[in-house]
The part of an RNA shown here (small-subunit ribosomal RNA, 5' domain) has 522 nucleotides and comes from an uncultured bacterium.

Context: one part of a larger RNA
RNA sequence: GGACGAACGCUGGCGGCGCGCCUAACACAUGCAAGUCGAACGGAGCUUGUUAAUUUGAAUCUUCGGAUGACGAUUGAUAAGCUUAGUGGCGAACGGGUGAGUAACGCGUGAGUAACCUGCCUUAAAGAGGGGGACAACAGUUGGAAACGACUGCUAAUACCGCAUAAGCCCACAGUACCGCAUGGUACAGUGAGAAAAGAUUUUAUCGCUUUAAGAUGGACUCGCGUCUGAUUAGCUAGUUGGUGGGGUAACGGCCUACCAAGGCAACGAUCAGUAGCCGACCUGAGAGGGUGAUCGGCCACAUUGGAACUGAGACACGGUCCAGACUCCUACGGGAGGCAGCAGUGGGGAAUAUUGGGCAAUGGGCGCAAGCCUGACCCAGCAACGCCGCGUGAAGGAAGAAGGUUUUCGGAUUGUAAACUUCUGUCCUUGGUGACGAAGAAAGUGACGGUAGCCAAGGAGGAAGCCCCGGCUAACUACGUGCCAGCAGCCGCGGUAAUACGUAGGGGGCAAGCGUUGUCC
Numbered sequence: 001g002g003a004c005g006a007a008c009g010c011u012g013g014c015g016g017c018g019c020g021c022c023u024a025a026c027a028c029a030u031g032c033a034a035g036u037c038g039a040a041c042g043g044a045g046c047u048u049g050u051u052a053a054u055u056u057g058a059a060u061c062u063u064c065g066g067a068u069g070a071c072g073a074u075u076g077a078u079a080a081g082c083u084u085a086g087u088g089g090c091g092a093a094c095g096g097g098u099g100a101g102u103a104a105c106g107c108g109u110g111a112g113u114a115a116c117c118u119g120c121c122u123u124a125a126a127g128a129g130g131g132g133g134a135c136a137a138c139a140g141u142u143g144g145a146a147a148c149g150a151c152u153g154c155u156a157a158u159a160c161c162g163c164a165u166a167a168g169c170c171c172a173c174a175g176u177a178c179c180g181c182a183u184g185g186u187a188c189a190g191u192g193a194g195a196a197a198a199g200a201u202u203u204u205a206u207c208g209c210u211u212u213a214a215g216a217u218g219g220a221c222u223c224g225c226g227u228c229u230g231a232u233u234a235g236c237u238a239g240u241u242g243g244u245g246g247g248g249u250a251a252c253g254g255c256c257u258a259c260c261a262a263g264g265c266a267a268c269g270a271u272c273a274g275u276a277g278c279c280g281a282c283c284u285g286a287g288a289g290g291g292u293g294a295u296c297g298g299c300c301a302c303a304u305u306g307g308a309a310c311u312g313a314g315a316c317a318c319g320g321u322c323c324a325g326a327c328u329c330c331u332a333c334g335g336g337a338g339g340c341a342g343c344a345g346u347g348g349g350g351a352a353u354a355u356u357g358g359g360c361a362a363u364g365g366g367c368g369c370a371a372g373c374c375u376g377a378c379c380c381a382g383c384a385a386c387g388c389c390g391c392g393u394g395a396a397g398g399a400a401g402a403a404g405g406u407u408u409u410c411g412g413a414u415u416g417u418a419a420a421c422u423u424c425u426g427u428c429c430u431u432g433g434u435g436a437c438g439a440a441g442a443a444a445g446u447g448a449c450g451g452u453a454g455c456c457a458a459g460g461a462g463g464a465a466g467c468c469c470c471g472g473c474u475a476a477c478u479a480c481g482u483g484c485c486a487g488c489a490g491c492c493g494c495g496g497u498a499a500u501a502c503g504u505a506g507g508g509g510g511c512a513a514g515c516g517u518u519g520u521c522c
Stems, first nucleotide, its partner, number of pairs: 001522004006518005013391006020383001021349001026347003030344003035090003040087002043084013059068003097302003106227008116219002121215007129163001131161002138153006169194001171192003175188005199207003228274003235265003240262008277299004281292004304325005327338004355381001357380003363377001364375004394424004404415004428463001429459006438449001466511005471492003477506005487494002
């Protein structure tokens, strides 16, 4: 000098864009953050229409016995619409947070899988025949304070289960051709065994269902190289290193297991200990390098602590389940409930870090044929000079060089064109009017921000300057006070009676809505 997720002191007008718990991965009140589909299904409820029955009964007719019977009410059937607790489907593995752990194939980079998986999506081929039995909901009984159950009975499906059919699918057997460094791989035809399916609707076109092949996307695994410090850590290792058989996995593999062999790693630093998420990048520097890993993007890991699996295309799952621990809460003492490192917010810690805001209008995501619903992702607004950038706090004229202040050699000098005063301007500001882009699609309609930005008019210099420094380094000097005191200080050093170094004043210098100090890095 530059930089900062900064903090502190004094000061503070506006706007745009960013950015804001670096500490306790400490504990959390409250609200919200993942739902959706009635075009999968049976119920239940509500509304409307049609129709039937019953009832009340205006009115009309009457032979006074009665007949017809509007409007309304109730019940049943049926049709349509709406809502929904439950069954079912998809999603909930994304998105969002944090950096505790991890020195590791974790990350970066480059290869590989002849050892692999992939819901939704795209393309292509083929198919969907015929049956069955349940369980919720519901009804009844019943346990419990609650959380939550138990028993009996009924019922639907795109829920579940057989049967049929099925190839170029899978498995076994043997074969041919080609290829590979190899265990082998690919293609082709054969024999045997095996494995599918679901329907819905505004009803004839859509959306779905089953099998196979290919793609795309996403993932899994393996290897080369690179990736902090310590030798005042020198030896480490028994599933350890390798083989065979078996198991397991989507798949290779000591991944697991039985047996066999005795190996494997290490001064090119094993093991141990400490520290740490890694990178794109960011800061600095002429570069080489050094430092950092906030925001944004990629990957990884974690979700109160430890362990485990289930479901599923995908998890060993932040707002799922089970077990154990600590903690908090409820309890009728028998037993239960919870997990903000999601967004706000609270306490605590700290030098220190914001609103319990608006909206799904845009972008994106989930579900749905769609309308749409959900979305603290996101878009916005609020707070903070925390940072960067821009603008303003007026402009021109104005010498009697006014008054006042300071100083003085008492002549003056300086503050100083500075002010007053004159003439203007209107950025910002205030008021009023107008008023967006962002909104796409054939059109209509759709904006949280927001009556915001912008534009127009009016008003009036009115409302807007501070901070640090002035001995040398280092730009900027005098007076008074103080008297090795009080104090200053980055280094050298100032202060003991004329201190340009302390304190105040006048003047001056620097930067400016900031200026200084402290901390950290180059």
The full RNA is in RNAcentral, with records from ENA and Greengenes.